This is a predicted structure of a 350-nucleotide part of an RNA (small-subunit ribosomal RNA, central domain) from Nitzschia sp. (in: diatoms). The organism belongs to Nitzschia, within Eukaryota. RNAcentral holds the full RNA, with entries from ENA. Model confidence (mean pLDDT): 87 of 100.
[in-house]
Context: one part of a larger RNA
RNA sequence: CUGGGCGUAAAGCGUUUGUAGGUGGCUUAAUAAGUCAACUGUUAAAUUUUGAAGCUUAACUUUAAAACUGUAGUUGAAACUGUUAGACUAGAGUAUAGUAGAGGUAGAAGGAAUUUCCAGUGGAGCGGUGAAAUGCGUAGAUAUUGGAAAGAACACCGACAGCGAAAGCAUUCUACUGGGCUAUUACUGACACUCAGAAACUAAAGCUAGGGUAGCGAAUGGGAUUAGAUACCCCAGUAGUCCUAGCCGUAAACAAUGGAUACUAAAUGUUGCCCAGAUUAACCUGUGCAGUGUUAAAGCUAACGCGUUAAGUAUCCCGCCUGGGAAGUACGCUCGCAAGAGUGAAACUC
Numbered sequence: 001c002u003g004g005g006c007g008u009a010a011a012g013c014g015u016u017u018g019u020a021g022g023u024g025g026c027u028u029a030a031u032a033a034g035u036c037a038a039c040u041g042u043u044a045a046a047u048u049u050u051g052a053a054g055c056u057u058a059a060c061u062u063u064a065a066a067a068c069u070g071u072a073g074u075u076g077a078a079a080c081u082g083u084u085a086g087a088c089u090a091g092a093g094u095a096u097a098g099u100a101g102a103g104g105u106a107g108a109a110g111g112a113a114u115u116u117c118c119a120g121u122g123g124a125g126c127g128g129u130g131a132a133a134u135g136c137g138u139a140g141a142u143a144u145u146g147g148a149a150a151g152a153a154c155a156c157c158g159a160c161a162g163c164g165a166a167a168g169c170a171u172u173c174u175a176c177u178g179g180g181c182u183a184u185u186a187c188u189g190a191c192a193c194u195c196a197g198a199a200a201c202u203a204a205a206g207c208u209a210g211g212g213u214a215g216c217g218a219a220u221g222g223g224a225u226u227a228g229a230u231a232c233c234c235c236a237g238u239a240g241u242c243c244u245a246g247c248c249g250u251a252a253a254c255a256a257u258g259g260a261u262a263c264u265a266a267a268u269g270u271u272g273c274c275c276a277g278a279u280u281a282a283c284c285u286g287u288g289c290a291g292u293g294u295u296a297a298a299g300c301u302a303a304c305g306c307g308u309u310a311a312g313u314a315u316c317c318c319g320c321c322u323g324g325g326a327a328g329u330a331c332g333c334u335c336g337c338a339a340g341a342g343u344g345a346a347a348c349u350c
Base pairs, nucleotide, nucleotide: 004321005320006319007304008303012318014201015200016199017198021194022193023192025088027086028085029084030083031082033081034080035077036076037075038074039073040072041071042070048066049065050064051063052062053061054060091191092188093187094186095184096183097182098181099180103177104176105175106174107173108172109171110154114150115149116148117147118146119145120144121143125136126135162169163168206247207246208245209244210243211242215241216240220236221235222234223233258317259316260315261314262313263312266295267294268293269292270291271290272289273288275286276285277284299306300305323350324349325348332343333342334341335340
C1' cells in the first nucleotide's frame, strides 16, 4: 500500500460560503466513448505451469504444449455509465399568504444596586477572619436621611424554553436588516450533494492608537497562616475588564459524535405553524410538518452506552488516524507590530 478505523482507546478541520474535482432523480429516442462478445495480428528469448527426455537421482539442462496480461484492428450487443436531443415533477429553488424568536447593526430611554462627592442627624467604633492583623475612623468613620455625579451590568419573568453556521445572543422602545417554519401547490424544471486549494466569520486572553475607569481585579505592596508560603484567607491595588478603529485566529471552539439523502417498533413532555372535532371563548382532543428533551423494541457496541436528533441499515463526498516518549519540539517556509499561529520531522530511547 491493501485492509481496518475516527463518542470515551490514535483519529471529525471551531464554523460557514464555495472553485476545481468526485457523485447525482424520473422518462423517451439516438449514439457507441466506457462496458461486454467473437475473430485476426502482436505481446522476442529466458522466466512461470504441464507432459516427455538427458546427466546414477535431485538441483540443472533439453524439448513440446499451455498460460500470461496488455495492445491494435474488424464485426457485433445496447441493459448500465457517459454524450446529444426532447419530455416530467417526487429533489432543489421562486412566488403568494401567514407566523414564532435574547438572530444582527445603529440610536434613544429606564429603574435597582455599587462607589465617590455635598449637606443633615449622631458620637466610637467600623471592617475583616477559623482566629486575627494590616486597613478606615474624634481632621467625626460605620449607620441613617436628602441631593448630585459616574461607569458597568440588566434581578424577577427565565424554562428541561427560543434564535443563530459556529463563536454567541436577554432591561425597554424605535429604525434598518438576515435567516427559519407553516399553508396553498401557482411558477422554473435536476438548476442538486459534497468540497482539495481559496475566502469570510470566530469566546476569552493578548497587541496598537485614542477615549473611559464605578465595581471587580493578573502583576505588585502590606497583614496573616506556615518549617518555609514567591499560594490558598484578609486589606489595598496597576494593566485589564468598557467604548471607537485596527490586529491576533486560538479554546475541554465538546454532543470530545463532519455534511447530505433514504429506510427501520413504540411511549411520554415541550416549542412554532396548519387543519379537523368540541366549545360562547380560552383551555381541550386528534392528524400532519418543523424543532427540542426523556424512556425504550430491534439492531449496533470492547463495555459504557447509542437508539427516527443513531453510535442501526445503506449510498455519495470531504477531513483525519496507524505504538509510547522525544514533540506539536527542531529546521525551513507562510502569516503576525509582538505574543505567537499554521505547516511539521528525525536521531535517540522504551